[in-house]
RNA sequence: CACUUAUCAAGAAAGGCAGAGGGUCAUGGCCCUGUGAAGCCUUAGCAACCUCUCUCCGAGGCAUCGGAGAAACUGGUGCUAAUUCCAACCUCGCUAACAAGCGGGGACAGAUAAGUC
Numbered sequence: 001c002a003c004u005u006a007u008c009a010a011g012a013a014a015g016g017c018a019g020a021g022g023g024u025c026a027u028g029g030c031c032c033u034g035u036g037a038a039g040c041c042u043u044a045g046c047a048a049c050c051u052c053u054c055u056c057c058g059a060g061g062c063a064u065c066g067g068a069g070a071a072a073c074u075g076g077u078g079c080u081a082a083u084u085c086c087a088a089c090c091u092c093g094c095u096a097a098c099a100a101g102c103g104g105g106g107a108c109a110g111a112u113a114a115g116u117c
Stems, first nucleotide, its partner, number of pairs: 002116007013043005021032003027087003044080003048077003053070007084109001089106007
C1' cells in the first nucleotide's frame, strides 16, 4: 500500500517558538485565521479500539484458551472549531410549468482502531 471488521450527530485546552495559511485527492460552497493559520515543543484533557486489572460463563487433568461485562486502573495508538463543516453520485418525498430549492434514505470516498498479508 492492499484486504476484513467496527465506529464516526457526543466529548476534550493552555503556554512557547514560528509567521500565512488552513478546514478537502480534486471540485462548488461555507467557515476559521496577524485578537496569530500550518508546523515543532511542553503540559493538560477527551474517550472509540486494543491492552492491564477485576467479575461472570464455557472448555480443559493442569498450564491455559475462548466469550461477555466493567462507572475503575495501566499502557499502545488516536483526538481536543463547525455532523466526516455541507455538498458532489443514486433514489424517494414536498413546493413547483421547467429549472431551482428544502427534507429523508443509500452508495462511493475519507478518518481512527484492531486483525491479516